This is a predicted structure of an 84-nucleotide RNA (transfer RNA) from a Bacillota bacterium.

RNA sequence: GCUCGGGUGGUGGAAUAGGCAGACACAAGGGACUUAAAAUCCCUCGGGGGCAACCCCGUAUCGGUUCAAGUCCGAUCCCGAGCA
Numbered sequence: 001g002c003u004c005g006g007g008u009g010g011u012g013g014a015a016u017a018g019g020c021a022g023a024c025a026c027a028a029g030g031g032a033c034u035u036a037a038a039a040u041c042c043c044u045c046g047g048g049g050g051c052a053a054c055c056c057c058g059u060a061u062c063g064g065u066u067c068a069a070g071u072c073c074g075a076u077c078c079c080g081a082g083c084a
Base pairs, nucleotide, nucleotide: 001083002082003081004080005079006078007077010026011025012024019067028044029043030042031041032040046057047056048055049054060076061075062074063073064072
């Protein structure tokens, strides 16, 4: 240099013939149980705004297509593999 695969919460990692982003697990917080803990069970868990209902933003970055993009297209950055 060329080709291919990948980049999603605090972490791992789903969602691929475009249609509610974040399943599931871990970690974390709150509660129940206990004399107290551990274990177990229940709830919460991206960011911002709002008393609340709810609203806006968010999938490496920047553009494009579309009513609608994590998903399709282009460029760039980073990681891995192969070839030279």
It was read from a public genome assembly. Lineage of the source: Bacteria > Bacillati > Bacillota. Rfam family: tRNA. The family's RNA type in Rfam is transfer RNA. Gene Ontology term of the family: triplet codon-amino acid adaptor activity.